[in-house]
RNA sequence: GGCCCGUUGGUCUAGUGGCUAUGACACGGGACUUUCUAUCCUGGGACAGGAGUUCGAUCCUCCUACGGGCUGCCA
Numbered sequence: 001g002g003c004c005c006g007u008u009g010g011u012c013u014a015g016u017g018g019c020u021a022u023g024a025c026a027c028g029g030g031a032c033u034u035u036c037u038a039u040c041c042u043g044g045g046a047c048a049g050g051a052g053u054u055c056g057a058u059c060c061u062c063c064u065a066c067g068g069g070c071u072g073c074c075a
Base pairs, nucleotide, nucleotide: 001071002070003069004068005067006066007065010025011024012023018055027043028042029041030040031039048064049063050062051061052060
């Protein structure tokens, strides 16, 4: 350098061309409790960046960035 795969909240994770993007842990608030733990209720928080296709893209295509794998050239 070439080819392939991956990137979703702080962490892990589900999901699909059209619903307010799923759940768990963590975090904030509350209930319960003498207190803590536990349990329950509730709240906020994410589709790596850009371009394209499309009525509509997190999803399809391309580029870039980052990570991983395989492999080449020169010296």
Molecule: transfer RNA
Organism: Saprospiraceae bacterium